The RNA shown here (THF (Tetrahydrofolate) riboswitch aptamer) has 93 nucleotides and comes from a Eubacteriaceae bacterium. The coordinates come from a structure-prediction model, not an experiment, and the mean pLDDT is 77. Its Rfam family is "THF (Tetrahydrofolate) riboswitch aptamer". From the family's description: Tetrahydrofolate (THF) riboswitch was first reported for Ames et al. as an RNA motif in 5' untranslated (5'-UTR)regions of folate transport and biosynthesis genes in Firmicutes genomes.

This record gives sequence, structure tokens and C1' cells, in this order.
RNA sequence: AACAGAGUAGAUAAGAUGCGUAAAGUGUUAGAGGAUGGGAAGUUGCCUUUAAACGAAAUGCGACCAUUGCGAUAUCUUGUUGCUUCCGCUGGA
Repeated sequence: AACAGAGUAGAUAAGAUGCGUAAAGUGUUAGAGGAUGGGAAGUUGCCUUUAAACGAAAUGCGACCAUUGCGAUAUCUUGUUGCUUCCGCUGGA
């Protein structure tokens, strides 16, 4: 040199613990900003924020409580999956 491999942001499944159900959150559309394998550039995706439209429960009960549900709900753990080009890293050595 050639060859092989690891690693991001995330995605998904299960479990645990919460939150909401007096509707927040999630999702949709448009705008702005940000972080994104160790480095550079960048795509997809992600996050934050603004605006708009849309939008979700039954039973018991004295009850703002309880139960069972529900929410593209939050966090954590585990499994699976997971960078385009160049350089770097590991292996063979």
C1' cells in the first nucleotide's frame, strides 16, 4: 500500500419508575437557531424555539380520590440497529 474492523446523532422492542387525562405532552404545517463517529466538509435524521391548524375516558365515589384504560407521553436499563467522502484509530504486525 491493499484488506478487515470499531465508534456519532438517532431508530426500534421489552422491562421499570413517573407525568397527564381540570390536556400538558406527542404528532402535523411554516419560519428561525443548534448539536451531530477523533478531525474537515456534508446528507439523512435529531434537538430547541416561534406561529398556525388539529386534537384524545370510562366505571365507582362525598371528593381534586380510587380502579382499569388511554397518550405516536417523559426518564432510566437491557437487546437489536445505526454516517457519505477524505484523513485518523484498531487488527494482521